Transfer RNA from Erythrobacter mangrovi, 76 nucleotides, folded computationally. Its Rfam family is "tRNA". By type it is a transfer RNA. The RNAcentral record of the sequence draws on ENA. Taxonomically the source falls in Erythrobacter (Bacteria, Pseudomonadati, Pseudomonadota, Erythrobacteraceae).
RNA sequence: UGCAGCGUAGCUCAGUGGUAAGAGCACGGCUCUCAUAAAGCCGAGGUCGCCGGUUCAAGUCCGGCCGCUGCAACCA
Numbered sequence: 001u002g003c004a005g006c007g008u009a010g011c012u013c014a015g016u017g018g019u020a021a022g023a024g025c026a027c028g029g030c031u032c033u034c035a036u037a038a039a040g041c042c043g044a045g046g047u048c049g050c051c052g053g054u055u056c057a058a059g060u061c062c063g064g065c066c067g068c069u070g071c072a073a074c075c076a
Base pairs, nucleotide, nucleotide: 001072002071003070004069005068006067007066010025011024012023013022018056027043028042029041030040031039049065050064051063052062053061
C1' cells in the first nucleotide's frame, strides 16, 4: 500500500428497508435461606464507530473517513 471481514448495552452477540432496537452473561432491587450459593421475579443500562448520500422511511442500502482482525505485497 492492496484485498476481505468486522464495529449494535460493561462483555459475548442477534437483528427481511417498516411502528417502539433485543438475548445471554455481568450489574442493582426483591422473593427464597439461619446465612451464602443456586433458582425465580422486577429494574437500570444504547447518540447502532464518525460524516455525508439514497428513500415516505436506514442499525440494515451507497460513498468517504477512523479503528480492529486476517491475507497479500513492500522492505535486508